RNA sequence: GCCGCCUUAGCUCAGCUGGUAGAGCAACACUUUUGUAAAGUGAAGGUCGUCGGUUCAAGUCCGACAGGCGGCU
Numbered sequence: 001g002c003c004g005c006c007u008u009a010g011c012u013c014a015g016c017u018g019g020u021a022g023a024g025c026a027a028c029a030c031u032u033u034u035g036u037a038a039a040g041u042g043a044a045g046g047u048c049g050u051c052g053g054u055u056c057a058a059g060u061c062c063g064a065c066a067g068g069c070g071g072c073u
Base pairs, nucleotide, nucleotide: 001072002071003070004069005068006067007066010025011024012023013022019056028042029041030040031039049065050064051063052062053061
């Protein structure tokens, strides 16, 4: 230098054919206990890497850039 893949909640990851963003864990509150843990219940938590484009509508499609991983030279 070229090619491919990945980037979504604090962490690990789903999200199908474009149509109101989800799960598990953690943390928080409550119940239970003399108390802690465990268990149960509940609520909260998101600029979907950034900037543009297409579209009535983009996490999803297209382009550029950034970061990470791998391959080739």
The RNA shown here (transfer RNA) has 73 nucleotides and comes from a Candidatus Magasanikiibacteriota bacterium. The sequence was found in a public genome assembly. Its mean pLDDT, the model's own confidence on a scale to 100, is 81. NCBI's taxonomy places the organism under Bacteria, Bacteria candidate phyla, Candidatus Magasanikiibacteriota. Its Rfam family is "tRNA". By type it is a transfer RNA.